[in-house]
C1' cells in the first nucleotide's frame, strides 16, 4: 500500500429574528395579561419480545396436579430468555465469528418418494460354490455362502490399510473412532494417560415425552381524591348458612355473615322442606360526563476519579439536578461554515426517526463522520 | 398507551394443533346443450401459502425476527 476482524465514539457548528411549552420571579390596568430567567427528545424515544419496580384483585403460608417459560460450566445483577469468563462442536489461513448447547441405552411415536431391505434389517445386480442340462469353458435352471463392490435413497447397522478366505466378513492384526474402567490435572462444563472390549449405540425432543430450574393475574385507560350531572333506572342469573383466593383440587389459619315467615316433626334448645325481603357478586339494556389534582419523574440515576476484580460487576470519594404535556409542547425563516450529490448553477440534498408511568436488557431501522486495537498478503529498509 | 386475532387462487375460506401431492365453493377460458342467451353438464388455467432467516433428509405447517390489516379496552351511578 492491499484486503478483513474486533470494540467505541458521534449523529450537523455558530449567528439572527419570529413562535410553543414546564418551572420561577417581578410589576399592575388581576387576565387563560406583560416582563425577566431558567429547562425543553432518542442511540434506537420504535418493536411490545424479555425481566423488574409501582397498583388493584378483603388477606396469609403450605401441598398436590395442570399450564408456560428455560437448559454446556463459572460468575455479574433487584431480575432476565441479558452481560462476562471459560469448555465443547463447526466456519476462517488468520485476528475472530457462530450455536435453543440437558436426555435418543424410560417409553411412545414418525422417516413420504425411491428402494430388495429404513431398524436389532437387508441377497436387487453382482462376487463364490456345488448339482443337473452337458465331458471342458459359456450359458440356462435349481441350491447354498457372502454385506468387499454396483445400485436406491437425507440416512443402508464403525472407517482405511494388511493380512486372511471357495468368494467373505472385526474372522485376526496395526492406526483412528465408541464403550466401559482406573488414574491425573481442573471449583466445574470438560481435558490429558493407562488398560480392557471386537463394536453394542442410525436420525428426529424449535414431535409427545423425561429431568433439573423458574413462575399467581391483571395492568397508570392501573389505582387514589374532588367537582358535575341522572330514569340515581329496569331486566336476568348465582349465593344465603354458608360464604370469601390470584387456572383446578386440598389443608393450616384469617375476614364477613348467619334475617325473617310458612308448613311438617318435636315438651324445648332444634331438625327436614318451602318461600318472602334484604344484601352482595357478575352479565345485559338504558342513562349521565367528556371536567380537574395525585400517581408524575430524586433514582437499581448521571460524570470525574481511586480501589478491588481477567472481566460483567462491586465498593468508596467528590460533583450535577438533566423534558413533563393531554386538543399532548420541544418549531420555523433568513444568512454562514462542514458533508454528499448531479444535467455544473442565483441547482438539489443532509440518515432512520420523535418522549407518553418508571427503570434494566434484547431485537429491528439508520445517510454519513471520527480514532483505537488485532490478523493475513505484498513491497522497501 | 395497553390487550387480542388474522395474512392461503381474482374473491370468500378450509388445511396449521398431529411435518411428506396445494384444496374447496364462487369467478375465468374453452368445449357440449339451445334459433340465441341464461341454467345446466364436461374439460382446463390460475398459487414463489405476506417477507426473511433457523430446526428437520423435508415447512403452509415447528421457531425466531420483520412488515401489513382487523378487533377490543374511558369514568359516574
Nucleotide at each position: 500500500c492491499g484486503a478483513a476482524g474486533g470494540a467505541g465514539g458521534c449523529g450537523g457548528g455558530c449567528g439572527u429574528c419570529c413562535g410553543c411549552u414546564g418551572c420561577u420571579c417581578g410589576c399592575c390596568c388581576u387576565g387563560a395579561g406583560c416582563g425577566g430567567g431558567u429547562g425543553g427528545a432518542g442511540g434506537a424515544a420504535a418493536g411490545u419480545c424479555c425481566g423488574g419496580a409501582c397498583u388493584c384483585c378483603u388477606g396469609a403460608c403450605g401441598g398436590g396436579c395442570a399450564g408456560c417459560a428455560u437448559g454446556c460450566c463459572g460468575g455479574g445483577u433487584a431480575a432476565c430468555a441479558c452481560c462476562c469468563g471459560g469448555c465443547c462442536g463447526c466456519g476462517g489461513c488468520a485476528a475472530c465469528g457462530c450455536g435453543a448447547g440437558g436426555g435418543a441405552a424410560a417409553g411412545u411415536g414418525c422417516c413420504g418418494c425411491a428402494g430388495a431391505g429404513a431398524g436389532g434389517a437387508g441377497a436387487c445386480c453382482g462376487c463364490c460354490u456345488c448339482c443337473g442340462g452337458u465331458a471342458g469353458g459359456a450359458c440356462c435352471g435349481g441350491g447354498g455362502g457372502u454385506a468387499a463392490g454396483g445400485g436406491u435413497g437425507a440416512a443402508a447397522g464403525g472407517g482405511u490399510g494388511c493380512g486372511g478366505u471357495a468368494a467373505g466378513a472385526g474372522c485376526g492384526c496395526a492406526c483412528c473412532g465408541c464403550u466401559u474402567c482406573u488414574c491425573c490435572g481442573g471449583u466445574g462444563a470438560c481435558g490429558g494417560a493407562g488398560a480392557a472390549g471386537g463394536c453394542a449405540c442410525g436420525g428426529u425432543a424449535a414431535a409427545c415425552c423425561c429431568c433439573g430450574u423458574g413462575c399467581g393475574g391483571a395492568g397508570c385507560a392501573a389505582g387514589g381524591c374532588c367537582a358535575a350531572g341522572u330514569a340515581g333506572g329496569g331486566a336476568g342469573a348465582u349465593c344465603g348458612a354458608g360464604g370469601g383466593u390470584c387456572g383446578c383440587c386440598c389443608g393450616u389459619c384469617c375476614c364477613c355473615g348467619c334475617c325473617u315467615c310458612c308448613c311438617g316433626c318435636g315438651u324445648g334448645u332444634g331438625c327436614g322442606g318451602g318461600g318472602g325481603a334484604c344484601g352482595a357478586u357478575c352479565u345485559c339494556c338504558g342513562g349521565g360526563u367528556c371536567g380537574g389534582c395525585c400517581g408524575c419523574a430524586u433514582c437499581a440515576g448521571g460524570c470525574c476519579g481511586g480501589u478491588g476484580g481477567u472481566g460483567a460487576c462491586a465498593c468508596c470519594g467528590g460533583u450535577c439536578g438533566c423534558a413533563g404535556a393531554u386538543g399532548a409542547a420541544u418549531g420555523g425563516g433568513c444568512g454562514u461554515c462542514g458533508c454528499c450529490c448531479c444535467g455544473a448553477g442565483u441547482g438539489g440534498g443532509u440518515a432512520c426517526a420523535g418522549a407518553a408511568u418508571c427503570c434494566g436488557g434484547c431485537u429491528u431501522a439508520c445517510a454519513g463522520c471520527c480514532g483505537c486495537c488485532u490478523c493475513c498478503g505484498g513491497u522497501c529498509g | 398507551c395497553g390487550g387480542g386475532g388474522c395474512g392461503u387462487a381474482g374473491c370468500u375460506c378450509a388445511g396449521c394443533c398431529u411435518g411428506g401431492c396445494a384444496g374447496a365453493g364462487c369467478g375465468c377460458a374453452c368445449g357440449g346443450u339451445u334459433c340465441g342467451g341464461g341454467a345446466c353438464c364436461g374439460u382446463g388455467a390460475g398459487g414463489u401459502c405476506g417477507g426473511u432467516g433457523g430446526u428437520u433428509c423435508a415447512a403452509a405447517u415447528c421457531c425466531a425476527c420483520u412488515c401489513g390489516c382487523c378487533c377490543c379496552g374511558a369514568c359516574c351511578a